[in-house]
RNA sequence: GGGUGCGUAGCUCAGCGGGAGAGCACUCCCUUCACACGGGAGAGGUCGCAAGUUCAAUCCUUGCCGCGCCCACCA
Numbered sequence: 001g002g003g004u005g006c007g008u009a010g011c012u013c014a015g016c017g018g019g020a021g022a023g024c025a026c027u028c029c030c031u032u033c034a035c036a037c038g039g040g041a042g043a044g045g046u047c048g049c050a051a052g053u054u055c056a057a058u059c060c061u062u063g064c065c066g067c068g069c070c071c072a073c074c075a
Base pairs, nucleotide, nucleotide: 001071002070003069004068005067006066007065010024011023012022013021018055026042027041028040029039030038048064049063050062051061052060
């Protein structure tokens, strides 16, 4: 340099045009003498960045950034 996959909550990930979600973690409440387990409620997101398409973009297209893999080149 070429190709390819990934980037979404603190962590692991789902979702793939029209509600942003799950599990764990965190906070509060119930339960207990207390802790744990269990039950309930809640908070937490510029969906990597920018542009484009569209009535509408996390999702489609392009560029860029970061990470991984494969191939090629130079020394």

A computed fold for a 75-nucleotide RNA from an Alphaproteobacteria bacterium, annotated as transfer RNA. Model confidence (mean pLDDT): 83 of 100. Rfam family: tRNA. By type it is a transfer RNA. Gene Ontology term of the family: triplet codon-amino acid adaptor activity.